[in-house]
RNA sequence: CCCUUAGAGUUUGAUUCUGGCUCAGGAUGAACGCUGGCGGCGUGCCUAACACAUGCAAGUCGAACGAUUAACCCGUACUUCGGUACGGUUAUAGAGUGGCGAACUGGUGAGUAACACGUAACCAACCUGCCUUGUACAUCGGGAUAACUUAAGGAAACUUCUGCUAAUACCGGAUAAUCUUUUAGCCUCGCAUGGGGCUUUAAGCAAAGCGUUAUUGUAGCGGUACAAGAUGGGGUUGCGGUCCAUUAGGUAGUUGGUGGGGUAAUGGCCUACCAAGCCUGCGAUGGAUAACUGAACUGAGAGGUUGAUCGGCCACAUUGGGACUGAGAUACGGCCCAGACUCCUACGGGAGGCAGCAGUGGGGAAUAUUGGGCAAUGGGGGCAACCCUGACCCAGCAACGCCGCGUGAAGGAAGAAGGCUUUCGGGUUGUAAACUUCUUUGACGAAGGACGAAACAAAUGACGGUACUUCGAAAACAAGCCACGGCUAACUACGUGCCAGCAGCCGCGGUAAUACGUAGGUGGCAAGCGUUGUCCGGAUUUACUGGGCGUAAAGCGCACGCAGGCUGAUUGUUAAGUCAGAUGUAAAAUAGUGAGGCUCAACUUCAUUAUGCGUCUGAUACUGGCAGUCUAGAGUAUGUGAGAGGAAAGCGGAAUUCCUGGUGUAGCGGUGAAAUGCGUAGAUAUUAGGAGGAACACCAGUGGCGAAGGCGGCCUGCUGGACGACAACUGACGCUGAGGCGCGAAAGCGUGGGGAGCAAACAGGAUUAGAUACCCUGGUAGUCCACGCCGUAAACGAUGAUUACUAGGGGUGGGGGCCCAAAGGGGCUUGGGGGCCGCCGCAAACGCAUUAAGUAAUCCACCUGGGGAGUACGUUGGCAAGAAUGAAACUCAAAGGAAUUGACGGGGACCCGCACAAGCGGUGGAGCAUGUGGUUUAAUUCGAAGCAACGCGAAGAACCUUACCAGGGGCUUGACAUAUAACUGACAGUCUCAGAGAUGAGAUCUUCUUCGGACAGUUAUACAGGUGGUGCAUGGUUGUCGUCAGCUCGUGUCGUGAGAUGUUGGGUUAAGUCCCGCAACGAGCGCAACCCCUAUGGUCAGUUGCUAACAGGAGAGCUGAGCACUCUGGCGAGACUGCCGCCGACAAGGCGGAGGAAGGUGGGGACGACGUCAAAUCAUCAUGGCCUUUAUGUCCAGGGCGACACACGUGCUACAAUGGCCGGCACAGACGGAAGCGACUUUGCGAAAAGGAGCGGAUCCUCGAAAGCCGGUCCCAGUUCGGACGGCAGUCUGCAACUCGACUGCACGAAGUCGGAAUCGCUAGUAAUCGCAGAUCAGCCAAGCUGCGGGGAAUACAAAGCCGGGCCUUGUAC
Repeated sequence: CCCUUAGAGUUUGAUUCUGGCUCAGGAUGAACGCUGGCGGCGUGCCUAACACAUGCAAGUCGAACGAUUAACCCGUACUUCGGUACGGUUAUAGAGUGGCGAACUGGUGAGUAACACGUAACCAACCUGCCUUGUACAUCGGGAUAACUUAAGGAAACUUCUGCUAAUACCGGAUAAUCUUUUAGCCUCGCAUGGGGCUUUAAGCAAAGCGUUAUUGUAGCGGUACAAGAUGGGGUUGCGGUCCAUUAGGUAGUUGGUGGGGUAAUGGCCUACCAAGCCUGCGAUGGAUAACUGAACUGAGAGGUUGAUCGGCCACAUUGGGACUGAGAUACGGCCCAGACUCCUACGGGAGGCAGCAGUGGGGAAUAUUGGGCAAUGGGGGCAACCCUGACCCAGCAACGCCGCGUGAAGGAAGAAGGCUUUCGGGUUGUAAACUUCUUUGACGAAGGACGAAACAAAUGACGGUACUUCGAAAACAAGCCACGGCUAACUACGUGCCAGCAGCCGCGGUAAUACGUAGGUGGCAAGCGUUGUCCGGAUUUACUGGGCGUAAAGCGCACGCAGGCUGAUUGUUAAGUCAGAUGUAAAAUAGUGAGGCUCAACUUCAUUAUGCGUCUGAUACUGGCAGUCUAGAGUAUGUGAGAGGAAAGCGGAAUUCCUGGUGUAGCGGUGAAAUGCGUAGAUAUUAGGAGGAACACCAGUGGCGAAGGCGGCCUGCUGGACGACAACUGACGCUGAGGCGCGAAAGCGUGGGGAGCAAACAGGAUUAGAUACCCUGGUAGUCCACGCCGUAAACGAUGAUUACUAGGGGUGGGGGCCCAAAGGGGCUUGGGGGCCGCCGCAAACGCAUUAAGUAAUCCACCUGGGGAGUACGUUGGCAAGAAUGAAACUCAAAGGAAUUGACGGGGACCCGCACAAGCGGUGGAGCAUGUGGUUUAAUUCGAAGCAACGCGAAGAACCUUACCAGGGGCUUGACAUAUAACUGACAGUCUCAGAGAUGAGAUCUUCUUCGGACAGUUAUACAGGUGGUGCAUGGUUGUCGUCAGCUCGUGUCGUGAGAUGUUGGGUUAAGUCCCGCAACGAGCGCAACCCCUAUGGUCAGUUGCUAACAGGAGAGCUGAGCACUCUGGCGAGACUGCCGCCGACAAGGCGGAGGAAGGUGGGGACGACGUCAAAUCAUCAUGGCCUUUAUGUCCAGGGCGACACACGUGCUACAAUGGCCGGCACAGACGGAAGCGACUUUGCGAAAAGGAGCGGAUCCUCGAAAGCCGGUCCCAGUUCGGACGGCAGUCUGCAACUCGACUGCACGAAGUCGGAAUCGCUAGUAAUCGCAGAUCAGCCAAGCUGCGGGGAAUACAAAGCCGGGCCUUGUAC
């Protein structure tokens, strides 16, 4: 001086943390896709250092030299008068001798991990052409040689021979020093070796001329020696920048010395001899990769990545090697040799090197013209003119990049048309367009026309008639690409239907896709836009800045200890680190800042700035070095107490097993139950004696000891450590510790012992679907001992070691001190152990918390997503087993920690329910009815599917219903609705004919009107219709958990948060019912109550109900009369734990009692919280998409829904004597009734029929209720039980009873004798049992359903277990 730090998606039901993956940004020598107007400035083989056709890229000098040629002129000589010869001048060309250059420029990055590069030093150990400065010099001679010529060889390249000649070519002599070497001294300087200066001795070494003017002297260009400068190079050193240790040892010229050689110069650079060194964990050696750098990109920075263009340096020039020349090369466009390749050849032999500029082939995703010019800048040669220059300056190609400009601007609503969409009203495209006015940048046409050119008077411009200026014409010629689910700005329609496809991550697509494809619209950027590759960022995700390791990945199993790192107090000294100032350097370009020039910008110019390294000077607090002192760290000495510390020897008792003897007899043993096993050859049991091995009950304790592993009977000796006390000694001797070394449970291995019990393997028995297991009976290694290996464990406190500091509390084991004290007591205190609780603090939370996971310090080990995998390969050690070290390919978008809510558990605690139990009765067996499955069929229409489908939708399938079906018959604006237009005046009814009918044909009859029309028909158009699909697009309705007691909210509080609390706890209840307590306080939906029925009495009312009293009477409440009673139906009452006692906490409440019709919600009903099951229903209805439209619509006859090997559900009737049958006699409630209920009479055995009173109902009818009671009969049988199946004859309904109705009579008389496993209902007016009614309905397949009353039980001990549910708690990978 400048700069000023951004996040998001994705693990979960949700949360938080850890952690990876992915995205948004910038950059690019880029490539690909679509598109493409202009200009400026840049950039352009990243791959094959692959091979190269063709042209060009290094020449120049006649003022070094000879010769040749040409021209012109001059001169001389000759002349055949044309000229010729010689000399001179000028000029030119190719070649030669000679000089300088060719070592620069230009290209490339193969090699190189190196003093190659960068940076800073050094050379007293060096060189330097051309250039600059200074001093001095340039004298006398000589012999050759190319060119040329002669002869010859060869295809060529080229070579040989003869003869001649010049020089600034070459050589000899002379002269000469401040030159080189050398002799002897002196002075002086320097990190060292050593350097410099002076005096002195001897020897040695140089040179070239050219040229002009002009006339003897000189410009100019050169030559030689020496000294110095400048420039360029050479050498040495410090520091810096890659990966791998699964590369740990490397090295014989190797390291050093002496002599010699070599070099411009030091040096093992080379050589002879001598010594045995040298490098290496601060990474040698080896392997892999790579030119290095100024810088570029990115980043807040620190860093990370890169090394195109431009600049510096290095290396290379087809591959490898070599020298020559030269100031300089081990030489891109030089030479020699070898290899590969290519070309020429007369086969003998030759030629070549684009990683120079263009260009070609090839490779590749991919990278340009065989261009112009030396005008500028620069280079080489030359005195110069000038020549050369693919360096360079320009042009061409390419959107490859950066920058700039344009494709128009203003007005303009009938918000045009068209498109898209729509709820059909509209909305949107959209001021957008049209239209009006205006402008002309670029492109186009025309005219003019540069700077770049500085000197030096002239001449000279490739770019280029370019830039630029002026004029002209007309909105005229100029917009695309990507995206639109979230991240991420931007939405709809159609198509598609887990297909086609998309996708950076999460993820979209299975019929309503904002995610695919298309369209409209919108968003973004714009001559570009997207995609792909690569780098940085985000990523604090390798953490120096700036991370972690109890449970997420991560503390070595533990100690000892070399190196290393760190290290107590104090004094002095030094000045290495450190700090400050000065100074050198850090090339230019780049970058930052300030200015300037191109119209701006990109671009470019100027000025200034920048953290590195070196040197000098200073400071001395801290760190380091050196010297001294100290005692607080550490250690030593002294004497005591505690302890399963270690290793060795010995001893002991209990128990198991075995052996021997005794007693004794049939079992023992074992299990959930058994069996295998043992036992009459005597077991088990019991008793006595003996043998042998292993382990040590009680004591025993979150007690003790040890570094960890680990250590437990008693005694003995040996031995390690810790603690306390004391304060004598040493005087920092300390901490940690990579490698290293040692210890290290169990199992396992080797050798030799031992072997009681136990017990892998193994065998047998069980269990089981199986059971290579769990259980049982046996049983071998092993377990034990000695010696030696192994070296691992959830070797855990999942917590490395050491030091210091930071509230406490009560307890425990072993010590010390003090006080009280009679103590086997108590209190206080101190240091060191081993546990618990708890504050601060920490932590993602759980939790840790003076034994830290707190606050700090030092050192070590280890981690970097999951899987692959602690695997493979390599190596090391091991007898082996196996251990240690330890990857990659590939694959996933997660894996994971802690906590939360639920759900689940063959987890726990508490509680409830016909859940079990106790009972009663059933189902499952039979026959039949009915529903379902299956099968069948032309069709057997469809739906319902565990509970919660299956006598369900269906409270009525012969036709109809009906939705289904074969072959059919018909209709097509339609069977039904609305609207418009035109036409007709009917339609309907009745009759006849055809037909299965729908329908068709005909006859007959025939409108109303306010004249608008109504109504009906025909035609036409919109449309109707659909029991077609989707209940997983929906509404509504319903089932279920469950009438279970729960489900939530507001505020507050707690927690980072999900969430918790409240709602948990103690009681209590049918109940989240109530009480008490409580960081909760309140509230809502549920519970309960309010509603209905029922149980009691009161009051009011009194017909159709009732009849006590009175009267009548045909004896029937029939009539009068009455409303007492019953009853009916309105209104009120009543029940509230209200009262008493006990229990309880003085509560809620419970138990008992009184009173009462009823007692603790009296009984029953309606009523169903938040929600669950994508539960059911598109076929009740409604409804969005989709599908159909002479058919999936509609009409018709017939058939089917009633099929039948079979399986299941729900029922009915039974199997009989508590019964069947016959006869007689009783007692309900509720409902219904007009196309109806139907008394009563007659007929019929009967179903019924023919008549028919009364009643739209407390009046009449259905209406005889049945079980029951009384009497009789049957006598336990397939029956006088049971009634199926089929037969005959009938009745009724109905258009019609064949498929396919109910009922009646007669005769027939099947199965069935109480039902396996299993399973259902019910707790009181209930079950069981008995009948009655109603809806639907012509009739009825109803034995169903819904109601009604009659008579009317048994049992509940208990709470363990089964099922379901509620609350609390616990585990969880759901």